[in-house]
RNA sequence: CCCGACGGGUGGGGGCGGCCCGAGAGAGGCCUGAGAAAGAACCCCUGGAACUUGAUCCGAGUAAUGUCGGCGGAAGGAACCCGUUGCCUGCCUUC
Numbered sequence: 001c002c003c004g005a006c007g008g009g010u011g012g013g014g015g016c017g018g019c020c021c022g023a024g025a026g027a028g029g030c031c032u033g034a035g036a037a038a039g040a041a042c043c044c045c046u047g048g049a050a051c052u053u054g055a056u057c058c059g060a061g062u063a064a065u066g067u068c069g070g071c072g073g074a075a076g077g078a079a080c081c082c083g084u085u086g087c088c089u090g091c092c093u094u095c
Base pairs, nucleotide, nucleotide: 003086004085005084006083007082008081009080010079011045012044013043014042016039017031018030019029020028051076052075053074057070058069059068060067
């Protein structure tokens, strides 16, 4: 110096499903989850599985659903600055 971690500043990316009641809407309830009422929220920002495509996919399971797994050493995907510290190398001193 690069890089990582932590802290700060500014900015950016993303998703919001299933079931029940109900004429419908709204409200409400239940399931999973960080987030499911677009929240002064939650998650993610290249050491990128946040999220999207594949996908009206495949297997398992469920009241049902990306609920779980496969797919996935596939493709795409949004960052800069400051500080602290770690790491590497060199020199000096001590043992």
This is a predicted structure of a 95-nucleotide RNA (TPP riboswitch aptamer (THI element)) from Candidatus Zhuqueibacterota.
The model forms 100% of the base pairs in the Rfam consensus.
Taxonomically the source falls in Pseudomonadati (Bacteria).
The RNAcentral record of the sequence draws on Ribocentre.
The prediction has a mean pLDDT of 75.
Its Rfam family is "TPP riboswitch aptamer (THI element)". Rfam's curators write: Vitamin B(1) in its active form thiamin pyrophosphate (TPP) is an essential coenzyme that is synthesised by coupling of pyrimidine and thiazole moieties in bacteria.